[in-house]
Molecule: Bacterial RNase P class A
Organism: uncultured SAR116 cluster alpha proteobacterium
């Protein structure tokens, strides 16, 4: 200098004039993603609670963090990359079922098309070739009629033991010729977890109407109903469930922002984070505010030669919080590779 990888931060600033909302009258007023609604909760309501079994859904390597999570941190294993680093829907394929098109002889209790050997009836073979994403573990030398773990050496695989580690696992040694493939993001098996609906939740006030009419099923307190179903126990409950016709209201207040809150420092921890101390209060609208103009400055681009012109991304709170994903313009720091110079 060029090409890459990872992390963090910002989202033009100041002043004036005019205008809007909250309102303690002194102040404040749309984000890092407010978006998506993909996860997890706080909160609210529905009378449920315990035990067992079954169903439906979700998660899936290990250990931690957290209110919790499919999130985050640190590791293990497999894969990609020269490397910094990145990816994984990462339990089980000998419990069972199913799928692997076409090609190929044959695609899993699989095979002999070409070929090789021996013999001329046939037998042996899976080393060589072919097909394919994938074809009875790989390399080497030996042996054989020709071959083949047929035996041997090394690697690989399985079992056991020892060592290290909380663990997933790793290393070493011994034994064994040992391998009927892949797919569970196929059904399934195993382990763990799980009521439902949602701020248009819900509570209160005011006003108005018709305390409206009807059908079916079950039931009459030894029974009905009660958060998937069934059984048992406890508790609560008096009608429960479904459907049809018709009428009134659409107003106001709360919920609504002081929090699993934020910032700084110290301590502990590899880290995610946790604890302590101090300081701070950063929209609360509801036919829906949070804006417009001017001036100067900042950054970028072009021209020019010391000035001029233009531009400044994605985008818009509605109960709140922790994440993830997506959109977008820049900057900082660290690391890897190549080349050149000193």
């Nucleotide at each position: 200098u060029c090409a890459g990888a990872g992390u963090g931060c910002u989202a033009u600033g100041u002043a004036g004039u005019u205008g809007c909302u909250u309102u303690u009258u002194a102040a404040a007023g749309a984000g890092g993603a407010a978006a998506g609604u993909c996860c997890g909760g706080g909160c609210u309501c529905u009378a449920u609670a315990g035990a067992a079994a079954u169903a439906a859904g979700g998660u899936g390597c290990u250990g931690g963090a957290u209110a919790a999570c499919a999130u985050c941190c640190a590791g293990c294993a497999g894969g990609g990359g020269u490397g910094a680093c990145c990816c994984u829907a990462g339990g089980g394929a000998a419990a069972g079922u199913g799928c692997c098109a076409c090609a190929g002889a044959a695609a899993a209790a699989a095979u002999a098309c070409c070929g090789c050997c021996u013999u001329u009836a046939a037998g042996g073979u899976a080393a060589g070739g072919g097909u394919g994403a994938a074809a009875u573990g790989g390399u080497g030398a030996g042996g054989u009629a020709a071959g083949a773990g047929c035996g041997c050496a090394c690697c690989g695989c399985a079992u056991u033991u020892u060592u290290a580690g909380c663990g997933a696992u790793a290393a070493a040694a011994a034994u064994g010729g040992c391998a009927u493939g892949g797919c569970a993001a196929a059904c399934c098996c195993c382990a763990c977890c799980u009521a439902g609906a949602g701020c248009a939740a819900g509570a209160c006030c005011a006003a108005a109407u018709a305390g409206a009419a009807g059908a079916a099923a079950c039931a009459u307190a030894u029974u009905u109903u009660g958060a998937a179903u069934u059984u048992c126990u406890a508790c609560a409950u008096a009608g429960u469930u479904u459907c049809u016709u018709g009428g009134g209201u659409a107003g106001g207040u709360c919920g609504c922002u002081a929090g699993a809150a934020a910032a700084a420092u110290u301590u502990g921890g590899u880290a995610a984070c946790a604890a302590a101390u101090u300081u701070u209060c950063a929209a609360g609208a509801u036919u829906a505010a949070u804006a417009a103009c001017u001036a100067c400055a900042a950054u970028c681009a072009a021209a020019a030669u010391u000035u001029u012109u233009g531009a400044u991304a994605c985008a818009a709170a509605a109960c709140c919080c922790g994440g993830c994903u997506u959109a977008u313009a820049g900057c900082u720091c660290u690391c890897u590779g190549a080349c050149a110079c000193a």